[in-house]
RNA sequence: UCGUGCUAGACGGGGAACUAGCGGUGCCUCGAUUCCUUUACAGGAUGACCCGAAAUCCGCUAUAGCGGGGUUGAAUCCCUUGCAGAGCAGCGGGCGUAUUGCACGGUGCGGAUCACGUGGCAUUGAAAGUCGGAUCCGACGCAGCAGGAGCCCGUGAACCCCGCCAGGACCGGAAGGUAGCAACGGUAAGCGGUCACUUUUGGGUGCCGUCGGGGCAUCUGGCUGGAGCAAGCGAAUUCGCGCACGGUGGGAUGCUCGCCGCGAAGUAAGGUGCACGA
Numbered sequence: 001u002c003g004u005g006c007u008a009g010a011c012g013g014g015g016a017a018c019u020a021g022c023g024g025u026g027c028c029u030c031g032a033u034u035c036c037u038u039u040a041c042a043g044g045a046u047g048a049c050c051c052g053a054a055a056u057c058c059g060c061u062a063u064a065g066c067g068g069g070g071u072u073g074a075a076u077c078c079c080u081u082g083c084a085g086a087g088c089a090g091c092g093g094g095c096g097u098a099u100u101g102c103a104c105g106g107u108g109c110g111g112a113u114c115a116c117g118u119g120g121c122a123u124u125g126a127a128a129g130u131c132g133g134a135u136c137c138g139a140c141g142c143a144g145c146a147g148g149a150g151c152c153c154g155u156g157a158a159c160c161c162c163g164c165c166a167g168g169a170c171c172g173g174a175a176g177g178u179a180g181c182a183a184c185g186g187u188a189a190g191c192g193g194u195c196a197c198u199u200u201u202g203g204g205u206g207c208c209g210u211c212g213g214g215g216c217a218u219c220u221g222g223c224u225g226g227a228g229c230a231a232g233c234g235a236a237u238u239c240g241c242g243c244a245c246g247g248u249g250g251g252a253u254g255c256u257c258g259c260c261g262c263g264a265a266g267u268a269a270g271g272u273g274c275a276c277g278a
Stems, first nucleotide, its partner, number of pairs: 001278006009072003012030004020061005034045003049069004078271006087262002090259008099250004104246002106243008116234003120229002128224008136213006142206002145202006152193004161186003169178003
């Protein structure tokens, strides 16, 4: 130096969190390989040896996953040190997005209180007190409205309603009589109509009447009383509801800048066994 066979090691990486610390499953992120779509780019899926258990965790101990199996194997694949830089975390700044709090200011609306202004009432008598009445409720009555019935009018029975009965039928020697259809007149049940009248039923009918009840409020009449009353509008105080108005505080999120920590693919240099044979 070459060949053969072994072994150490390796068989995705990183971050946060958890941990005394280390690793794993789980979470976030990069990403080999393979597959789908596309002319292509881009995009999407898969997610790096297999099995077992493992986030109220599982296993280990600085030599820091455990148990079993498989591939590769001293190198482009292992180790160290650099470059690189996908990405992740922390701190601070800037610009945005949506959102949230405030016994802050402003403003709009509404309620309550008050009685400052204004208007109104008041010695032709306020508030307050007292007597009475009305509004209110109930009962009865009256009126009225609506409905029903009666009365009235009309219509209305081939026969089984009434009257009168032509014709015809029957009895009689005749005079006459008998029953009786149609027509005519009237009427029953029924049907229809209606101004008034009688009666009956009903009501969210009524500036009506009587009686009773009620007594907060409003109005009204009388008496006492002797100067206020009321609350429309504005003001003030207060309560509530809002306002993509102002101010102020908070967290979330996107982009970007700076600092700092970690950091894969890739890349450069260096390092690193054993045995046998030539």